[in-house]
Molecule: Bacterial RNase P class A
Organism: uncultured Gammaproteobacteria bacterium
RNA sequence: AGAGUUGACCAGACAAUCGCCGCCUGAAAGGGGGGAGGAAAGUCCGGGCUCCACAGGAUAAGGUGCCAGGUAACGCCUGGGAGGCGCGAGCCUAUGGAAAGUGCAGCAGAAAAUAUACCGCCCUUUUAGGGUAAGGGUGAAAUGGUGCGGUAAGAGCGCACCGCACUUGUGGUAACACAGGUGGCAGUGUAAACCCCACCUGGAGCAAGACCAAAUAGGAAUCCUAAUGCUGUGAUCCGCAGUUGGGUUCGGGUAGGUUGCUAAAGGUUCAUGGUGACAUGGAUCGUAGAUGAAUGAUUGUCCACGACAGAACCCGGCUUAUUGUCAGCUCUCAUU
Numbered sequence: 001a002g003a004g005u006u007g008a009c010c011a012g013a014c015a016a017u018c019g020c021c022g023c024c025u026g027a028a029a030g031g032g033g034g035g036a037g038g039a040a041a042g043u044c045c046g047g048g049c050u051c052c053a054c055a056g057g058a059u060a061a062g063g064u065g066c067c068a069g070g071u072a073a074c075g076c077c078u079g080g081g082a083g084g085c086g087c088g089a090g091c092c093u094a095u096g097g098a099a100a101g102u103g104c105a106g107c108a109g110a111a112a113a114u115a116u117a118c119c120g121c122c123c124u125u126u127u128a129g130g131g132u133a134a135g136g137g138u139g140a141a142a143u144g145g146u147g148c149g150g151u152a153a154g155a156g157c158g159c160a161c162c163g164c165a166c167u168u169g170u171g172g173u174a175a176c177a178c179a180g181g182u183g184g185c186a187g188u189g190u191a192a193a194c195c196c197c198a199c200c201u202g203g204a205g206c207a208a209g210a211c212c213a214a215a216u217a218g219g220a221a222u223c224c225u226a227a228u229g230c231u232g233u234g235a236u237c238c239g240c241a242g243u244u245g246g247g248u249u250c251g252g253g254u255a256g257g258u259u260g261c262u263a264a265a266g267g268u269u270c271a272u273g274g275u276g277a278c279a280u281g282g283a284u285c286g287u288a289g290a291u292g293a294a295u296g297a298u299u300g301u302c303c304a305c306g307a308c309a310g311a312a313c314c315c316g317g318c319u320u321a322u323u324g325u326c327a328g329c330u331c332u333c334a335u336u
């Protein structure tokens, strides 16, 4: 100097004039203070809160999927293990079980399961028969792999190492790692296929809900029927409770106001403990509440020349979009 990787921070600033929303003060005029985000986005998860409502039970269904922690909780976060990518710093994982069962693997290939032999190799009584799965071919995958020996030619046929199964010991909370022993040993893969195993799960949602005011038609027609029906906030069944009606069609009124609505599992900072996520304690602050939807316009100066983009009950995450600044680490080159 270049390339890469990880983390953090900002989101134009200052001044003046006019304008918008809310709060405080004032009889009024006026005065004072405040007013969108790191993702407010997607509506993908988890909750707080409100209601059903306190009668439940079983089944199905759905979600998560290595281990240990954190958290109100999670499918999130932290740390570790295993596997993979990268020279490296680092990054990724839909990461339990294929020896419980079922299914699937097109084409090609002899054959993808009731396994067989296309070419090839060897033997013989040679136009035929027997042996073979080492070599070749097809394929994503060919019946454990590599090497040596052995054989008529070969093959775990035998041996060594690796793999696999069972098992012992050591370390670790554990996932797992290392070391040893026995065995010639089940055709391979696939569970983001069904399935098995472990754990978890009521529903609807601020347009929830509560209060006030107002209006109308306690409407009409038709069908079934007195329980075996209907109602009871996911489905099905059983049960329990309530109820005498239930279904269909047509028609009428209201959709106005107040509240919920912002003190929150809140923010900032310090100390202690912890590898860390975080926990405990102290101090301090009070940070938008609109409702057809508020923060806009103009002028001047400065410079990192301002990207992505606007709250609607409130939080914790994840994912996506994106300007600039700073710092750590890795690799390469050059110089000293």
Base pairs, nucleotide, nucleotide: 001332002331003330004329005328006327007326008325009324012302013301014300015299016298017297018296020035021034023032024031025030037308041319042318044317045316046315047314048313049205050204051203052202056238057237058236059235061201062200063199064198065197066080067079068078069077070076081095082093083092084091085090096196097195101194102193103190104189105188118136119135120132121131122130123129124128144162145161146160147159148158149157163185164183165182166181167180168179169178170177171176209259210258211257212256219250220249221248222247223246224245229243230242231241232240266285267284268283269282270281271280272279273278